RNA sequence: GGGCUCGUGGUGCAACCUGGACGCACACCCGCUUCGCAAGCGGGAGGUCGGGGGUUCAAAUCCCCCCGAGUCCA
Repeated sequence: GGGCUCGUGGUGCAACCUGGACGCACACCCGCUUCGCAAGCGGGAGGUCGGGGGUUCAAAUCCCCCCGAGUCCA
């Protein structure tokens, strides 16, 4: 320098291909249960989807550029 994959709550992942209002687990907070804790059950908060631009009525999703991580080639 080039190819490919990835970037989404605090953490790990899903949704992307096929555009239509982002879900799960753990963690956190509150309540129930317990003498108390854990576990279990119920509820809650937390995400402008790496950044910018474009297409579109509408973008996490499609296109372009950039940044970062991994991997391969030179």